[in-house]
């Protein structure tokens, strides 16, 4: 230095022909319990790596750059 796969909730990942973003744990309340804890209920909590571009409309497309990993020199 080249290819190539990934950055999406505190963490681990979904999300595919472009239509406005969720799931498991974790957290927070409450139901049960003399307390818990496990369950079952609800609820918080995201400028979706950064910036432009084409679109009526981008987490997906097109260009830059960041940043891991892997490979290849």
């Nucleotide at each position: 230095g080249g290819u190539c796969a990934g950055g999406u909730a505190g963490c681990u990942c979904a999300g595919u022909u472009g239509g406005u973003a969720g799931a498991g744990c974790g957290c927070c309340g409450g139901u049960c319990u003399g307390a818990a804890a496990a369950a079952c209920c609800g609820g918080a909590g995201g400028u979706c790596g950064a910036c432009g571009g084409a679109u009526c409309g981008a987490c997906g497309c097109c260009g830059u750059c960041c940043c891991u990993g892997a490979c290849c020199a």
This is a predicted structure of a 73-nucleotide RNA (transfer RNA) from an Acidimicrobiia bacterium. It was read from a public genome assembly. NCBI's taxonomy places the organism under Bacteria, Bacillati, Actinomycetota, Acidimicrobiia.